[in-house]
Background
Predicted 3D model of a 386-nucleotide RNA (Bacterial RNase P class A) from Zobellella denitrificans. It matches the Rfam family "Bacterial RNase P class A". It is annotated as a ribozyme. NCBI's taxonomy places the organism under Bacteria, Pseudomonadati, Gammaproteobacteria, Aeromonadaceae, Zobellella. It is recorded under the gene name rnpB.
Order: sequence, then C1' cells, then structure tokens
RNA sequence: GGAGUUGGCCGGGUAAUCGCUGCUCCGUCGUUGUGCCUCCGGGCAGACGGGCGGAGGGGAGGAAAGUCCGGGCUCCACAGGGCAGGGUGCCAGGUAACGCCUGGGGGGCGCGAGCCCACGACCAGUGCAACAGAGAGCAGACCGCCGAUGGCCCGCAAGGGAUCAGGUAAGGGUGAAAGGGUGCGGUAAGAGCGCACCGCGCGACUGGCAACAGUUCGUGGCACGGUAAACUCCACCCGGAGCAAGACCAAAUAGGCCUCCUACAGGCGCGGCCCGCGCUGGAGGCGGGUAGGUUGCUUGAGCCAGUGAGCGAUUGCUGGCCUAGAGGAAUGAUUACCGACCGAGCUUGCUCGGUACAGAACCCGGCUUACAGGCCGACUCCAUUA
Repeated sequence: GGAGUUGGCCGGGUAAUCGCUGCUCCGUCGUUGUGCCUCCGGGCAGACGGGCGGAGGGGAGGAAAGUCCGGGCUCCACAGGGCAGGGUGCCAGGUAACGCCUGGGGGGCGCGAGCCCACGACCAGUGCAACAGAGAGCAGACCGCCGAUGGCCCGCAAGGGAUCAGGUAAGGGUGAAAGGGUGCGGUAAGAGCGCACCGCGCGACUGGCAACAGUUCGUGGCACGGUAAACUCCACCCGGAGCAAGACCAAAUAGGCCUCCUACAGGCGCGGCCCGCGCUGGAGGCGGGUAGGUUGCUUGAGCCAGUGAGCGAUUGCUGGCCUAGAGGAAUGAUUACCGACCGAGCUUGCUCGGUACAGAACCCGGCUUACAGGCCGACUCCAUUA
C1' cells in the first nucleotide's frame, strides 16, 4: 500500500422568530367540597376538580418498525394428577424469563483472522425414497469374469473346446445413496475367505462437572444403510385473555326499587321572563349503569461514573442522576450561518439542487428486518521498503 474479518459508537450543529403538548411558579377571574368571623346580607383566609395571561424548564428511536419469542403488571379460571394440544432439543453457565446471551464440545467452509449448523433417538414400532437401474433393504447377475464339480463335443489317452446347470459383488454401468478402504495371500473366478495397516462397533481405563476426547488396553471380521423442520419415542417447559387489561367518580325528557303525599289541579324540563312546546300523579331517597371524566401512566429486572468477582455473558458494593407521557393523538415550521455526503453545471473551486431508514401509545429483555453517511478499537492474509 492492497484485500478482508470482527467488536463498539454517532445518526447534523448553532442562533433567532412563530406555534403544539405536559410540568413548575406568578398574576387575574371564577368556583365552594375546607376553616374562621358575622350585624346572617356576607367577609377573610386557604384550596383547585376551572378559564385567561405571563415566565422558566422538558419533549421520539437505534431501530420507536415486524408483533416473532420471553417476562412484569391486571382481571378471570384453578385441590392434586393425567390425557389432548403447542413449543424447545450437544454440554455447562448467565438471567425475572426465553427459542436470547456467554464459554466449551462435535460437524462443515475458509490459506487465515473468522463464519455457519433444530446438533437427542431410525439395533420400540410404522412409513417414505420420483427418475434411472438387474437390484433400494436383512439386496442384486444387465455387461463382464469363471465354469474347479456334473453334463455336452473332440481325442485311444494325457488333455483340449464351447458354456447347459451353476459359481462370482474384484471390474464396468445406473443412481443422491449399491452393504468398509489399501495391499499381500488365496481361488476355477472371486469374496474378511485368511493376514497386515487404516477405519468402524462394543467394553474397560485415563482426562474432563459435562458434552466429548485419547498415538491407551481388550474384543468382534465387522456395515448395524439414509430419512424424525416423516408419524413416533425420550427429556424438559407451557392455564386463558390482554392497558380497548383493570379501578374510581358519575349526567339525562332513558330505565329499576323503596318511602311519604295527593286527586286533575298542579308539577317537571327547555328559559332571564312571558307565550309556546314536550313529558307526567307529585316529592324525596337508594343502588346499577351508558355518555363523559379521573386513574392505571411512567422510578424502572432504570441510567451514568468508580471499584470488586468472573475467560466471558453477567453480577456485588459505593456515589450521583430523573431522562416524553399524548389520547382523532403534541414533539413542528421558517430564516441565517457552519459542517458532511450525493448529483448536475462549468469558470477546477465555485454555483445550484437534494438529505438514509423511519416516528412513542402500559412497561421492560431479546430476535429479525430497514438504513444516506461517518468515527474509534482489535485482528488476519498478500506485496514492498528499512
């Protein structure tokens, strides 16, 4: 210098003006559930569930997204156990929990840094394997090889020939897959048929918490094939619905119950009053409940710094901080300057234009997906120079 791998972070800045929405404070008006005083008219103080005005301060994200997992919280259900159904699936650890994370084992890819893997069990049972192929499960003679043995032909015989029976899984061919590999012996030709080495199964031993590993020992001539994101088996986990959960207050010309009064006149509602219209026996009380309002609502498995434990995920301690809470739903707009990038134009360093993905809705932990551009750290390979 080039090519990569991996971990973390940022996601325009400053100022002014005009708005939106919570909070705090101040002023003013209002209200009366509170207290005091009273000449009973009210007054004063206080409060805020109200209106208006002013000041100060706060106001989207790394994914707020998909709603795919896991929890908190709330209500309902629930003695215990089982069935059904769903999920997870190497081992250990972390965690509130997880299908997440960390570390390790095994397998695959890469020269390497590193990346990827649902990675329990088909010697419990059942199923599946298109096409091709002779044969696809405790297999198979299509080509090939042999034909020692029995038969056939030639020959007096020794022997020779073809291959009918038959033997053969070395070689060819089919297939994703054809029943260990290499070599020597062996044989008619072959074959773990025998042997050596390699591989494999089983058992022991050693190391490791374990998954698992081993240039260890013994043993078996040794295939038991593949497939479980096929049924299934084994182990473990799982009650349902969700903030439109739930709780509180509570209107009416709606509707229920109780008590008292009354006999067509009144009453009630709309209203400042009259007319009018509507309803109706009247008044009072009670609870349910709709609209509506309040709450749940943001202090939390929280964030930052330091420090201890741990390889790490994570966690202990100390100190500091409060960081959106809307509800047909705010978080915006304009202007100026600066900065980054992209595009176009040319006068080659200026002008013009543009600004990624996307936006809270009860709250957290994850995963996945989208993303203009930029910053920092660690590591690998190649080339070159000293």